[in-house]
Transfer RNA from a Bacillota bacterium, 76 nucleotides, folded computationally. Its Rfam family is "tRNA". The family's RNA type in Rfam is transfer RNA. The prediction has a mean pLDDT of 80. The source organism's lineage runs through Bacteria, Bacillati and Bacillota. The RNAcentral record of the sequence draws on ENA.

Order: sequence, then C1' cells, then structure tokens
RNA sequence: GGGCCCGUAGCUCAGUGGAGAGAGCCGCCGACUUCUAAUCGGCUGGUCGGGGGUUCGAUUCCCUCCGGGCCCGCCA
Repeated sequence: GGGCCCGUAGCUCAGUGGAGAGAGCCGCCGACUUCUAAUCGGCUGGUCGGGGGUUCGAUUCCCUCCGGGCCCGCCA
C1' cells in the first nucleotide's frame, strides 16, 4: 500500500429499509425465606463510532473519516 470483517445499553450480542430500538447478564426495588443464596415480578439504562448523501422513511443502502481484528504484497 491492497483486500475482508467488526463498532448497537456498564458487559456479551440480536435486529440488515417500515416507522414506540430489543434480549441475556450487571445494577435498583419488591415478593418468597428466620437470614442469605436460588427463584419469581417490576424498574432503570442508548448521540445505534463521527460527518455527509440516497429515500416518503436509514441501526440497516452509498461515500468519507476514526477505532479494533484478520489476510496478502512491495521495499529494506
């Protein structure tokens, strides 16, 4: 330098154009229990990496940048 994949909640991830963004774990509150654990119910938590574009509509498609990972090549 070239190619590919990834970036969504504190963590691990789903969602790949259709409109209120989700799950599990964590956290908080409650039930149960003599207490704790386990179990059950509820709640909280998001600039969907940044910017721009296409579209009636973008987490999703296109461009660019940033960050992470993998492969290949050139020089020395």